[in-house]
Molecule: c-di-AMP riboswitch aptamer (ydaO/yuaA leader)
Organism: soil metagenome
């Protein structure tokens, strides 16, 4: 510059520098929280939330609901490529991903209304991009 992602941008203080940190605004995402609905509670299989990150089948380990291999099915990203006026959309082709992690017995949606987050990594890399020359 570019990608995943909600994680971007402004504004002051501090520190003293590709930033970092602490307040506050917008912007983007998350959760709680009535009536109606809707469910009928039951815990030695507790429930729940973020997030794609579940799910089946074989095989071997194993005290095991649990690890490791390998297949499939489903869902999620990147690129080319057709469709449309086209960055979202829809098909296809190829690669890749199918995690980690919080509430703490306790939460259906749910207006008002309250609480929160605004990390982090990663290809191209001693490089990218452009212009010239030359082969």
């Nucleotide at each position: 510059c570019g990608c995943c992602u909600a994680a971007u941008c402004c504004c002051g203080g501090g520190c003293c520098g590709u930033g970092c940190u602490c307040g506050g605004g917008a912007g983007c995402g998350g959760g709680g929280g009535g009536c109606c609905c809707a469910a009928g509670u039951u815990g030695u299989u507790g429930g729940g939330g973020c997030g794609a990150g579940u799910u089946c089948c074989g095989c071997g380990g194993u005290a095991a609901u649990c690890c490791g291999c390998g297949g499939g099915a489903g869902g999620c990203g990147a690129a080319g490529g057709a469709g449309a006026a086209a960055a979202c959309c829809u098909c296809u082709u190829c690669c890749g991903c199918u995690a980690g992690c919080c509430c703490g017995u306790c939460a259906g949606c749910u207006a008002a209304c309250c609480c929160c987050g605004u990390a982090g990594g990663c290809c191209g890399a001693c490089u990218a991009c452009g212009a010239g020359a030359g082969g």